[in-house]
RNA sequence: UCCACGAAAGGGCAAACCGCCGGAAACGGCGGGGCGCAAAACAACCGGCCUAAGGCAGAUGCUAGGGUGGCGGUGUUGCCGAA
Numbered sequence: 001u002c003c004a005c006g007a008a009a010g011g012g013c014a015a016a017c018c019g020c021c022g023g024a025a026a027c028g029g030c031g032g033g034g035c036g037c038a039a040a041a042c043a044a045c046c047g048g049c050c051u052a053a054g055g056c057a058g059a060u061g062c063u064a065g066g067g068u069g070g071c072g073g074u075g076u077u078g079c080c081g082a083a
Base pairs, nucleotide, nucleotide: 005081006080012037013036017032018031019030020029021028022027035070041076042075043074045073046072047071048068049067050066054063055062056061057060
């Protein structure tokens, strides 16, 4: 120094929940909050999961060009340095 790995330190992010806003919804943004996180940084490419406005069929169901990176994989980038 690199790869694997994850102790410590400094810093970083921020689940549930609450408020406001956007959205048909899933969900997202901002503020509060702090469960957790070494990629909980970035990217919907693959699989999964969620929603179903519109469309299709018709009491209800199916469907993603909508979501989710804090579900897994993959790609790109990245702080520190004990065992």